This is a predicted structure of a 350-nucleotide RNA (Bacterial RNase P class A) from a Gammaproteobacteria bacterium. Model confidence (mean pLDDT): 76 of 100. NCBI's taxonomy places the organism under Bacteria, Pseudomonadati, Pseudomonadota, Gammaproteobacteria. It was read from a public genome assembly, where an Rfam model found it. It matches the Rfam family "Bacterial RNase P class A". Gene Ontology terms of the family: dimeric ribonuclease P complex, tRNA processing and ribonuclease P activity.
[in-house]
RNA sequence: UGAGCUGGUCCAGGCAAUCGCGCGUUCGCUUCCUGGCGAACGUGAGGAAAGUCCGGGCUCCACAGGACAGGGCGCCAGGUAAUCCCUGGGGGGCGUGAGCCCACGGAAAGUGCAGCAGAGAGCAGACCGCCGCGCUGAAAGGCGUGGCAAGGGUGAAACGGUGCGGUAAGAGCGCACCGCGAGCGUUGGCAACAACCUCGGCUAGGCAAACCCCGCCCGGAGCAAGGCCAAAUAGGAGUCAUGGCGCGGUCCGCGUCCGACUCGGGUAGGCUGCUUCAGGCGACCGGUGACGGUCGUCGCAGAUGAAUGAUUGCCCACGACAGAACCCGGCUUAUGGACCGGCUCACCAC
Numbered sequence: 001u002g003a004g005c006u007g008g009u010c011c012a013g014g015c016a017a018u019c020g021c022g023c024g025u026u027c028g029c030u031u032c033c034u035g036g037c038g039a040a041c042g043u044g045a046g047g048a049a050a051g052u053c054c055g056g057g058c059u060c061c062a063c064a065g066g067a068c069a070g071g072g073c074g075c076c077a078g079g080u081a082a083u084c085c086c087u088g089g090g091g092g093g094c095g096u097g098a099g100c101c102c103a104c105g106g107a108a109a110g111u112g113c114a115g116c117a118g119a120g121a122g123c124a125g126a127c128c129g130c131c132g133c134g135c136u137g138a139a140a141g142g143c144g145u146g147g148c149a150a151g152g153g154u155g156a157a158a159c160g161g162u163g164c165g166g167u168a169a170g171a172g173c174g175c176a177c178c179g180c181g182a183g184c185g186u187u188g189g190c191a192a193c194a195a196c197c198u199c200g201g202c203u204a205g206g207c208a209a210a211c212c213c214c215g216c217c218c219g220g221a222g223c224a225a226g227g228c229c230a231a232a233u234a235g236g237a238g239u240c241a242u243g244g245c246g247c248g249g250u251c252c253g254c255g256u257c258c259g260a261c262u263c264g265g266g267u268a269g270g271c272u273g274c275u276u277c278a279g280g281c282g283a284c285c286g287g288u289g290a291c292g293g294u295c296g297u298c299g300c301a302g303a304u305g306a307a308u309g310a311u312u313g314c315c316c317a318c319g320a321c322a323g324a325a326c327c328c329g330g331c332u333u334a335u336g337g338a339c340c341g342g343c344u345c346a347c348c349a350c
Stems, first nucleotide, its partner, number of pairs: 001346011013315007021044010046321001050332002053330005058222004065252004070218005075089005090104001091102004105213002110211002112207002127152002129148008160178006179202001180200004185196004226272004236263005243258001244256003277299001279298008
């Protein structure tokens, strides 16, 4: 100087003036009304509010169980209210590296899948070949027979790899190292695992995000949950008791004593839930970290046909993606810009 990897923070147009919206508090006026009007103060959409993919808080129903089926998870240890999330570690893969990715129990329990090429692709295999013997030929070679899978070829992949010995030629046939398998082995670690040692010549491909096997776990529904007030007609007609309900499905069992379904008619407005929370910010302490603890401080939307808009002037980082609807924690997706730090590689100069 260039090219990369990675961690963190911030903005999301700002300021001023005038008018206009929602909520809360206080005050004043008015009023049969706790309704109406006015003023002041405070406050009012996001990092993703999005997707509805997860986990919970909360609310309601049930709790008599059992079996089957179904579903979720899948290396180890932690964090958390909890999770398919997050942190750290182990193993595997990719990269020169900083780093990144992993749906990470089991392929000698069984079944299944894999085009073409190739002799042969799960428990296989002789195309070109190598060697021995016999016959034939002047020779090259040819025929028959027996042995081989080390060499070559095909392929993404060929039933361990390299080297030495051995053999008629070869082969773990033997040996050394590596790989693989076994071990109540030794050491370190909470563990997943790692290193070493001993024994064994030793057939042990891929896919389970294929079916499957193994281990652990699993009531349901959802703010349109739920509660209260108001209104309304036709407390109508029919079917089912071998019924209905006990709400993820089926069967068995048990409980309850009452409904369920279809048709027809009427009413459907308001209040609540509704925002103080696993809350935000700051300091200190503990921890590798996720995070936890203590102290202090702050109150930061609650609409309901749906609140934050309009005008003018100035400034500049010239504004992308985009609007809460019970709440919170994650993940995923979309996206403009500014800043701070750590690390890696290449080249050049000193």